A computed fold for a 74-nucleotide RNA from a Bdellovibrionales bacterium, annotated as transfer RNA. The coordinates come from a structure-prediction model, not an experiment, and the mean pLDDT is 81. It matches the Rfam family "tRNA". The family's RNA type in Rfam is transfer RNA.

[in-house]
RNA sequence: GGGCCCAUAGCUCAGCUGGUUAGAGCUGGCGGCUCAUAACCGCUCGGUCGGGGGUUCGAGUCCCUCUGGGCCCA
Repeated sequence: GGGCCCAUAGCUCAGCUGGUUAGAGCUGGCGGCUCAUAACCGCUCGGUCGGGGGUUCGAGUCCCUCUGGGCCCA
């Protein structure tokens, strides 16, 4: 220098071909169970979907650019 992939909750990730409320597990909080703890069960908090712009009636999803990370070639 060229090419590819990833970025969504505190952590690990899902989100299928653009659509109606953005989700799961773990963690945290509260409660249940227990003599008590763990385990287990119920409820619950938590998100500018990396930043900016564009397309569209509508964008986590498509396009451009930037940033950060990973890999390959030279």
Notes
The organism belongs to Bdellovibrionales, within Bacteria.